Source information: This is a predicted structure of a 74-nucleotide RNA (transfer RNA) from a Desulfobacteraceae bacterium. Its Rfam family is "tRNA". Rfam links the family to the GO term triplet codon-amino acid adaptor activity. Rfam classes the family as a transfer RNA.
RNA sequence: UGAGGGUUGGUGCAGCGGUAGCACGACGGGCUCUGAACCCGUUAACCCAGGUUCGAAUCCUGGACCCUCAGCCA
Numbered sequence: 001u002g003a004g005g006g007u008u009g010g011u012g013c014a015g016c017g018g019u020a021g022c023a024c025g026a027c028g029g030g031c032u033c034u035g036a037a038c039c040c041g042u043u044a045a046c047c048c049a050g051g052u053u054c055g056a057a058u059c060c061u062g063g064a065c066c067c068u069c070a071g072c073c074a
Stems, first nucleotide, its partner, number of pairs: 001070007010024004018054001025043006047063005
């Protein structure tokens, strides 16, 4: 420098144009002699800037960062 892939709560993953969800975690409560387990509730997120659209996490353009491969220099 080029090609490909990726970026969504604290963590790991879904969601491919129509109300952003699941699991774990954390917090509060229930149950229990106590704890674990189990049950209920709460918690909190779309990398950034534009564009298209009635409507964008999703499509388009540019940028940032991470990973893989190739190339150049030493």
The source organism's lineage runs through Bacteria, Pseudomonadati, Thermodesulfobacteriota, Desulfobacterales and Desulfobacteraceae.